[in-house]
């Protein structure tokens, strides 16, 4: 400076890749990430959690779904409360 959220209960949805250790591994180390099997994390229509397109395009990396694009695309799982902020209205006081 921009943004409007945060949270409880119950229920539901989702992902788990890449590099090294000769090879395999549910083991060890490393990378990105909220999360890489964590018993956690993220998301639930006000929906970029996640899937499809995609063996896609550009950039970068030892390498990867690493970054960007694609993306106002096509799909995708909800109800009830609490708190905060803003606005409107009513009442009371000054």
């Nucleotide at each position: 400076c921009c943004u409007u959220a945060c949270u409880g209960c119950u229920a539901g949805g989702g992902g788990u890749g890449c590099c090294c250790g000769a090879c395999u591994g549910c083991c060890g180390g490393g990378c990105u990430g909220a999360g890489a099997c964590a018993g956690a994390c993220c998301c639930u229509u006000g929906g970029a959690a996640c899937c499809u397109g995609a063996u896609c395009c550009g950039g970068g990396u030892c390498g990867u779904g690493c970054c960007g694009g694609c993306g106002u695309a096509g799909g995708g799982a909800a109800g009830c409360g609490g708190u905060g902020c803003g606005c409107c209205u009513g009442c009371g006081c000054u």